[in-house]
Description: This is a predicted complex of two RNAs, RNase P RNA and transfer RNA, with 458 nucleotides together.
RNA sequence: GCGGAGGACUGGAUGACCGCGGCUUUGGCCGAGGAAAGUCCGGACUCCAAAAAGCAACGGUGCCGGGUAACGCCCGGGCGGGGCAACCCGACGGAAAGCGCCACAGAAAUGAGACCGCCCAAGGCGCCUGCUUUGCAGGGACUUGGGUAAGGGUGAAACGGUGGGGUAAGAGCCCACCGCGCCGCUGGCAACAGGGGCGGCACGGCAAGCCCCACCGGGAGCAAUGCCAAAUAGGGACCGCGCGUCGCAAGACAGGGCUGCUUUUGCCCCAGCAGGUUCGGGUUGGCAGCUAGAGCUGCUCUGGCAACAGGGUGGCAAGAGGAAUGGUCAUCCACCGCCCCAUGGGGCGGGGACAGAAUCCGGCUUAUAGGUCUUCCGCGCAU
RNA sequence: GCUGCUGUAGCUCAGGGGUAGAGCACUCCCUUGGUAAGGGAGAGGUCCGGAGUUCAAAUCUCCGCAGCAGCACCA
Numbered sequence: 001g002c003g004g005a006g007g008a009c010u011g012g013a014u015g016a017c018c019g020c021g022g023c024u025u026u027g028g029c030c031g032a033g034g035a036a037a038g039u040c041c042g043g044a045c046u047c048c049a050a051a052a053a054g055c056a057a058c059g060g061u062g063c064c065g066g067g068u069a070a071c072g073c074c075c076g077g078g079c080g081g082g083g084c085a086a087c088c089c090g091a092c093g094g095a096a097a098g099c100g101c102c103a104c105a106g107a108a109a110u111g112a113g114a115c116c117g118c119c120c121a122a123g124g125c126g127c128c129u130g131c132u133u134u135g136c137a138g139g140g141a142c143u144u145g146g147g148u149a150a151g152g153g154u155g156a157a158a159c160g161g162u163g164g165g166g167u168a169a170g171a172g173c174c175c176a177c178c179g180c181g182c183c184g185c186u187g188g189c190a191a192c193a194g195g196g197g198c199g200g201c202a203c204g205g206c207a208a209g210c211c212c213c214a215c216c217g218g219g220a221g222c223a224a225u226g227c228c229a230a231a232u233a234g235g236g237a238c239c240g241c242g243c244g245u246c247g248c249a250a251g252a253c254a255g256g257g258c259u260g261c262u263u264u265u266g267c268c269c270c271a272g273c274a275g276g277u278u279c280g281g282g283u284u285g286g287c288a289g290c291u292a293g294a295g296c297u298g299c300u301c302u303g304g305c306a307a308c309a310g311g312g313u314g315g316c317a318a319g320a321g322g323a324a325u326g327g328u329c330a331u332c333c334a335c336c337g338c339c340c341c342a343u344g345g346g347g348c349g350g351g352g353a354c355a356g357a358a359u360c361c362g363g364c365u366u367a368u369a370g371g372u373c374u375u376c377c378g379c380g381c382a383u
Numbered sequence: 384g385c386u387g388c389u390g391u392a393g394c395u396c397a398g399g400g401g402u403a404g405a406g407c408a409c410u411c412c413c414u415u416g417g418u419a420a421g422g423g424a425g426a427g428g429u430c431c432g433g434a435g436u437u438c439a440a441a442u443c444u445c446c447g448c449a450g451c452a453g454c455a456c457c458a
Base pairs, nucleotide, nucleotide: 001379002378003377004376005375006374007373008372009371010370012332013331014330015329016328017327018326020031021030022029023028033354037365038364040363041362042361043360044359045221046220047219048218052263053262054261055260058217059216060215061214062213063077064076065075066074067073078092079090080089081088082087093212094211098210099209100206101205102204115152116151117148118147119146120145121144122143123142125140127139128138129137130136131135160178161177162176163175164174165173179201180199181198182197183196185194186193187192225288226287227286228285235279236278237277238276239275240273241272244253245252246251255269256268257267258266281457282456283455295316296315297314298313299312300311301310302309303308333352335350336349337348338347339346340345341344384454385453386452387451388450389449390448393407394406395405396404401438409425410424411423412422413421431447432446433445434444435443
C1' cells in the first nucleotide's frame, strides 16, 4: 500500500423567536430511542377460592459447565462444518423401543435384490483355427442349470471404505490400516479427548413426521384489577344443578356448585341460584394501579479467563390517558456535486438515516444515510 | 395497548412432503341471420417475501411484510 476479520461508539451542535404536555412554592423545572418497533421469549405486578400434593393432556427446551430474579438470553469449553489466516456458522439428546415415509429412475429402497457383465457344468451347432484329418486339441456364439456381487448402469441414498492375499469367478472368505460397536485404563467437574483389548460388521436416511428420554411450564392479561359517581327495564331466553334428613329453635348431617381429573384444606348455596351462554338496556366521568426500580449511567477498587457479583463516589429522572415532546431563522459541523487556483485551500449549490414512549423491567430479532476509534489476519514493497 | 386468524390463476376457494387444481372470468373454434346459453380446445401461477430442515417444501420450522377480526365499564 491492497484485501479481509472482530469489538466499541456516534447518528447533528449552539442561539433567538413562536407553540405543545406535565408538575409547581407562579419564580421556574422537566419533556422519546438504540431500537420507544415486531410482540418472539423470560419475569415483576394484578385477578381467577388457595396454587398444596399426585396424575393425565397440551405446549416448550434439548452437547457440557457457569452467570442470572428468570429465560429459548449471555459467558467459557467440547464436538462438527467453512476459511491460507484473523475469525465465522451450527434446533448439536435418541434411528440396535415401536409406528410411518423414502416419489421418479432402477434388477433391487430395508423381512433387499440380479438387468448387463464375470465364472463353472451339461447339451447340441451346416461356426472358426491348427494338426499326425471318419478323429483330436483350442476357441466362438446359442440353450439349459448353477455360482457371484469385484465392475457397468439407476438414484439423494445400494447391507462398511482403501490396499493386498485368496478364488473357477468372486465375496470380511483371510490380513493390514481407517470407520463402526462392546469392555477396561489415563486426563478432565463434565461434554469429550487419548491410548489398549475384543468383535469380521450384525446397525441406510428422515425425529423443523408421530414418538421415546430428561428438564421446565396452572390460566388470563394494565382494555389486568380496586374504589367513587352517573344513568338504565336492578331485566328476558336457554343450559346446568337442585327441590332433603334430624331438631321447638340455634344448629348438625347429607346433597349440589367452584381448575381437565383425584386427594386435602377452604369458599358459596338451602329453595331459586351461587354458575355458564346469549339477547336487550344504560354510561363514554373521576381517583388509584403509574413510574425511585432485579433503576440507569461516568470514574474507580476487589474476586473471576469471562458473562457477572460485591463495594466506594458523582450525576440523571416524560408519565400523558387517543396521546405533548414541534416549527421557523441564523451561525457552525459531518457528507455529496460542480467550478477555480494547484494536490491543499477558496467559491457556489444541495443536505443529516431508521424511527418515535402508552404498566414496568431483562433479552432476542428486525430497520438504520453517513461518520469516528481500536485490535487482529493474509499478501506485496522498503529497511 | 392486548389477543387470534388469513395470504395459492383476474375473483372465490381446494390441496397439509413427491410433475399445482376446481368454479366463475379470459382467448379461439363449432352452433345461430346475429347475440346469449350450450359444446370443444387453449392460455394464464416466483403458491406474500427471505433463510433453514429434507434427496425433494405451496405443505415442516424460523424471521419479516400485508390484510382481517375480537377485547371497555355498569346493572
It holds a member of the Rfam family "Bacterial RNase P class A". Rfam classes the family as a ribozyme.